[in-house]
Context: one part of a larger RNA
RNA sequence: UUGGGCAUAAAGCGUUUGUAGGUGGACUUUCAAGCCCAGUGUCAAAGCCCAGGGCUCAACUCUGGAUAAGCAGUGGAAACUACCAAGCUGGAGUAUGGCAGGGGCAGAGGGAAUUUCCAGUGGAGAUGUGAAAUGCGCAGAGAUCAGAAAGAACACCAAUAGCGAAAGCACUCUGUUGGGCCGACACUAACACUAAGAUACGAAAGCUAGGGGAGCAAAUGGGAUUAGAUACCCCAGUAGUCCCAGUGGUAAACGAUGGAUAUUAGGCGUUAUGCGUAUCAACCUGUGUAAUGGUGUAGCUAACGCGCUAAGUAUCUCACCUAGGGGGUACAUUUGCAAGAAUGAAACUC
Numbered sequence: 001u002u003g004g005g006c007a008u009a010a011a012g013c014g015u016u017u018g019u020a021g022g023u024g025g026a027c028u029u030u031c032a033a034g035c036c037c038a039g040u041g042u043c044a045a046a047g048c049c050c051a052g053g054g055c056u057c058a059a060c061u062c063u064g065g066a067u068a069a070g071c072a073g074u075g076g077a078a079a080c081u082a083c084c085a086a087g088c089u090g091g092a093g094u095a096u097g098g099c100a101g102g103g104g105c106a107g108a109g110g111g112a113a114u115u116u117c118c119a120g121u122g123g124a125g126a127u128g129u130g131a132a133a134u135g136c137g138c139a140g141a142g143a144u145c146a147g148a149a150a151g152a153a154c155a156c157c158a159a160u161a162g163c164g165a166a167a168g169c170a171c172u173c174u175g176u177u178g179g180g181c182c183g184a185c186a187c188u189a190a191c192a193c194u195a196a197g198a199u200a201c202g203a204a205a206g207c208u209a210g211g212g213g214a215g216c217a218a219a220u221g222g223g224a225u226u227a228g229a230u231a232c233c234c235c236a237g238u239a240g241u242c243c244c245a246g247u248g249g250u251a252a253a254c255g256a257u258g259g260a261u262a263u264u265a266g267g268c269g270u271u272a273u274g275c276g277u278a279u280c281a282a283c284c285u286g287u288g289u290a291a292u293g294g295u296g297u298a299g300c301u302a303a304c305g306c307g308c309u310a311a312g313u314a315u316c317u318c319a320c321c322u323a324g325g326g327g328g329u330a331c332a333u334u335u336g337c338a339a340g341a342a343u344g345a346a347a348c349u350c
Base pairs, nucleotide, nucleotide: 004321005320008303012318014201015200017198021194022193023192025088028085033081034080036076037075038074040072041071042070049065050064051063052062053061054060091191092188093187094186096183097182098181099180103177104176105175106174107173108172109171110154114150115149116148117147120144121143125136162169163168206247207246208245210243211242215241216240220236221235222234223233258317259316260315261314262313263312266295268293269292270291271290272289273288274287275286276285299306300305324349325348332343333342334341335340
C1' cells in the first nucleotide's frame, strides 16, 4: 500500500454552519466526452509462447506464426453517467392555521434558609468526635425573641418528563428573539446530502482588569489518629466559587456508537398534535405523524449485547486506526499575557 476495520479490543473531530471537492429524485429530447461494437495503422530487432528445421541429443540456433494490453485515426450504437433543452412533484424550501417547551438575551419582583450587626430574656456551658482536643464562652456564649443588612442558591411540583447543535437550561412575572412539531393543502421546481481547509459556539478549573464576598472551600495554620501522617476525622481559613468586559479551548466534552436517505415482526408505556367513537363536558376506546423509554422476532456480534432511536440490510460522504513501551514525549511551526493548547516523530527496547 491493498485487504480489513472504528460501542466495550487501535480507531467517530466536543458540537454547529458552510467553501472547494465527492455524490445526487422521476420523465422526454439533443449530443457523443466517458462506456460499447467493428475495422485500420503503429507498438524495431532480439527475447517469451506455438509449429517445424539444423548441430549425433540437449543447451544453442534458424524459419514461420500468433494472443492480449496500450496509443492514434475511421465508421457505427445510444441503455447508463456527463452535457443541452423543455416540462413533473414524491426530496427540499416558502406561505398559511394551530400547539408544546427549565431554548437564548435583558429587566423587575419574591419567600425559606445561612451568616453578621444591634436590643431584650437568661445564666454555664456550647461545638465537635469512634473517643477527644484545638478553637468559642461570666468582658455573658450556646438557647429564645423583635429589628436591620448582605451575598449566593431557588425546597415541594419533579418524572427512564420537556427544550437545545453540543456545552447546557428550573422561584415568579414582563419585554424581545431562535428553533421544532402537527394539520389542511397554495406556491417554487431538485433549489438536495456530505464536507478537506475555514467560521461560530464550547462544562469545570485557570489567567487579565474592575467590583462583590453570606455559605462552601484548593493552599495554609492548629488539634487528633499513626511507627510516621506533608492524608482520611475535627477547629479555623486565603485564592476561587458570584457579577461585568476579555482571554483560554480542554473533559470518561459518553450513547465510549459521525451525518444523510431507503428498507426490515409484534406486544407494552410516556410527551406533543390530528382524525374517528363517545359525551353537556371530562373520561373510555381505535388510529396517523413527530419525539422519548422498556421488552423482544429475523438478522448481526468474539462475547456481552444491539435490535424501525440498529451495533440488521444497502447507498453516498467526511474524520480516524494499523502491536506494547519510548510518547501525546523531543524538535519545529502556529497560537496564548501566562498556564498551556494544536500539529507531532525517531533512536532504542520487547
Small-subunit ribosomal RNA, central domain from Dioscorea sansibarensis, 350 nucleotides, folded computationally. The RNAcentral record of the full RNA draws on ENA. Rfam family: Bacterial small subunit ribosomal RNA. Gene Ontology terms of the family: ribosome and structural constituent of ribosome. Its mean pLDDT, the model's own confidence on a scale to 100, is 87.